[in-house]
RNA sequence: GCUUACCUUCGGGGCGGGGCGUAAUUCCCCACCGGCGGUGAUCGGCAGCAGAAACCUAAGUAUGUUCGCAUACGAUGGGGCUUGCGGCCGUCAGUCCGUGACCCGUCAUCGCUGCUUCCGGAAUAACCGGCGGGCAUGGUGCGGUGGACCUGGUGAAAUUCCGGGACCGACAGUUAAAGUCUGGAUGGGAGAAGGAAGCG
Numbered sequence: 001g002c003u004u005a006c007c008u009u010c011g012g013g014g015c016g017g018g019g020c021g022u023a024a025u026u027c028c029c030c031a032c033c034g035g036c037g038g039u040g041a042u043c044g045g046c047a048g049c050a051g052a053a054a055c056c057u058a059a060g061u062a063u064g065u066u067c068g069c070a071u072a073c074g075a076u077g078g079g080g081c082u083u084g085c086g087g088c089c090g091u092c093a094g095u096c097c098g099u100g101a102c103c104c105g106u107c108a109u110c111g112c113u114g115c116u117u118c119c120g121g122a123a124u125a126a127c128c129g130g131c132g133g134g135c136a137u138g139g140u141g142c143g144g145u146g147g148a149c150c151u152g153g154u155g156a157a158a159u160u161c162c163g164g165g166a167c168c169g170a171c172a173g174u175u176a177a178a179g180u181c182u183g184g185a186u187g188g189g190a191g192a193a194g195g196a197a198g199c200g
Base pairs, nucleotide, nucleotide: 001199002198003197004196006195007194008193009192010191016030017029018028019027031180032179033169034168035099036098037097038096043090044089045088046087048085049084050083055079056078057077060073061072062071063070064069094167095166103144104143105142107141108140109139110138113136114135115134116133117132118130119129120128121127149165150164151163152162153161171183172182173181
């Protein structure tokens, strides 16, 4: 560094103020929030290569000399540097590309789950066994669905940077309609970090 039916841990934020009302964190005004990977001209850090002149250094040269040196000049060397080039690390989009949760499927599949059935364990509804069978209200896979950006600036290039103004947000529930409350969820999860084993 690569690989894996392996292991462990981690893996979502936000209603504060006011109004109307019997009732609203659900409506209205203001406020607040932004999963994961990629791209990214952002910001920061690290070291490297090249680098004119001036500048520093001073090999050397010239002149003088009391032979100790003094004065002047001084690159084709070295240093340093405006700058240029690429590299590595961290960081940078709710609205771009992809993806996850939720939901749907006439799809496929079943080692897990549930139900059911068959056979065997002398007998028995329970229990055990079978690389048994079937089904799905279940798991997995696949597919589908799945929201939102303009403008000015800079520039070779920006829906990503800077300024301004917009816009978007699963399902179920609820004294009244929810991105922010409650619930499915002590769940799932894109993935992130570390480890193990094998190979190079």
Predicted 3D model of a 200-nucleotide RNA (FMN riboswitch aptamer (RFN element)). The coordinates come from a structure-prediction model, not an experiment, and the mean pLDDT is 78. The sequence was found by an Rfam model in a public genome assembly.